[in-house]
RNA sequence: GCGCUGUUAGCUCAGCUGGGAGAGCGAUUGGGUCACAACCAAUAGGUCACAGGUUCGAGCCCUGUACAGCGCACCA
Numbered sequence: 001g002c003g004c005u006g007u008u009a010g011c012u013c014a015g016c017u018g019g020g021a022g023a024g025c026g027a028u029u030g031g032g033u034c035a036c037a038a039c040c041a042a043u044a045g046g047u048c049a050c051a052g053g054u055u056c057g058a059g060c061c062c063u064g065u066a067c068a069g070c071g072c073a074c075c076a
Stems, first nucleotide, its partner, number of pairs: 001072007010025004019056001027043005049065005
């Protein structure tokens, strides 16, 4: 330098054929207990990496950029 894959909640990750943003863990609050833990219930938490485009409508499609991983090439 070229190609491929990935980037979604604090963490690990789903998200189908473009239309409701989610799960588990964690946190908080309440229940529970003599008190903890387990367990039960509820709540909060999001610039879907960034910018632009297409579309009535984009996490999803297109272009560029950044970061991470893998492969290839080049140099000595």

Model confidence (mean pLDDT): 82 of 100. The RNA shown here (transfer RNA) has 76 nucleotides and comes from a Bacillota bacterium. Its Rfam family is "tRNA". The family's RNA type in Rfam is transfer RNA. Rfam describes the family as follows. Transfer RNA (tRNA) molecules are approximately 80 nucleotides in length. RNAcentral records the identical sequence in 2 taxa.